[in-house]
Context: one part of a larger RNA
RNA sequence: CUGGGUGUAAAGGGAGCGUAGGUGGUUUGGUAAGUCAGAAGUGAAAUGCCGGGGCUCAACCCCGGAGCUGCUUUUGAAACUGCUGAACUGGAGUGCAGGAGGGGUAAGCGGAAUUCCUAGUGUAGCGGUGAAAUGCGUAGAUAUUAGGAGGAACACCGGUGGCGAAGGCGGCUUACUGGACUGUAACUGACACUGAGGCUCGAAAGCGUGGGGAGCAAACAGGAUUAGAUACCCUGGUAGUCCACGCCGUAAACGAUGAAUACUAGAUGUUGGGUCCCGUACGGGAUUCAGUGUCGCAGCUAACGCAUUAAGUAUUCCACCUGGGGAGUACGUUCGCAAGAAUGAAACUC
Numbered sequence: 001c002u003g004g005g006u007g008u009a010a011a012g013g014g015a016g017c018g019u020a021g022g023u024g025g026u027u028u029g030g031u032a033a034g035u036c037a038g039a040a041g042u043g044a045a046a047u048g049c050c051g052g053g054g055c056u057c058a059a060c061c062c063c064g065g066a067g068c069u070g071c072u073u074u075u076g077a078a079a080c081u082g083c084u085g086a087a088c089u090g091g092a093g094u095g096c097a098g099g100a101g102g103g104g105u106a107a108g109c110g111g112a113a114u115u116c117c118u119a120g121u122g123u124a125g126c127g128g129u130g131a132a133a134u135g136c137g138u139a140g141a142u143a144u145u146a147g148g149a150g151g152a153a154c155a156c157c158g159g160u161g162g163c164g165a166a167g168g169c170g171g172c173u174u175a176c177u178g179g180a181c182u183g184u185a186a187c188u189g190a191c192a193c194u195g196a197g198g199c200u201c202g203a204a205a206g207c208g209u210g211g212g213g214a215g216c217a218a219a220c221a222g223g224a225u226u227a228g229a230u231a232c233c234c235u236g237g238u239a240g241u242c243c244a245c246g247c248c249g250u251a252a253a254c255g256a257u258g259a260a261u262a263c264u265a266g267a268u269g270u271u272g273g274g275u276c277c278c279g280u281a282c283g284g285g286a287u288u289c290a291g292u293g294u295c296g297c298a299g300c301u302a303a304c305g306c307a308u309u310a311a312g313u314a315u316u317c318c319a320c321c322u323g324g325g326g327a328g329u330a331c332g333u334u335c336g337c338a339a340g341a342a343u344g345a346a347a348c349u350c
Stems, first nucleotide, its partner, number of pairs: 003322004007304002012318001014201004021194003025088007033081002035077008049065006091191001092188003095184004103177007110154001115149007125136002162169002206247006215241002220236004258317006266295013299306002323350003332343004
């Protein structure tokens, strides 16, 4: 490299947009680049293969034949691919109508709780644990009542519920804004799929500058436990967690399952629409479209299991794997303020 693979054995890129490239719906005309057929030339000899012969055999040598799968030129064929002309509507997109849900940004608002401050009542404990102690408290704590401050998170609803490409998104209101769905079938007429590079987004932690800081809490301190205890438990507590702007670019970034299309038994929930019927507050039934679950046949699978949301049957494109360790290390390069990230070996060893 090929072959075979990628849910769990090695292996799906964290996700999207999209360039080159690869692949591409239906009908018809042309063309003849690919493709196919014929002819001619060439494809040296030797080697190799087949047949025969010569050295006593063989190796070796000699003769003959096929072949040399290729290339060039030329004549034709036109199904398929390509190119080109014309047309189509099923793929794709636009428009119109509808209601449901979500994200981001900006501004404003709400209540419960924790903490702190002030004032009142009140007195000796509170707190904490397996048990304690450190800690707080007669300078009046804990408890309780009233008032105030501030930050962060949004109980119930809440759900194998919804939305988003993924990361992710939960109090309320308003403005702006992206996408999906359903109905209609008016318009465009293959405009599509995938996508190396590239660009953008990307939890948490971390970094820079400036704010903020209630609770929680790495580090740290103390108290316990213990043989020890740089821990688990307790009392404190700083970064951080929050906001703005900028960076970082990684996760068991998981469905450990790339994207798209078509086809392939059923059963039963649930979410959002459409149509019809019963019914006429409102609910029920049938059917259909889109999503999201559970079970289950064929089929697949090493098994577990998957099973119309496939890990089934096929096609297209991308990414990745090739024994364990060494090692996601070294070196080099790129990126980064740094931390580090990306790319990524070998010796040696089993």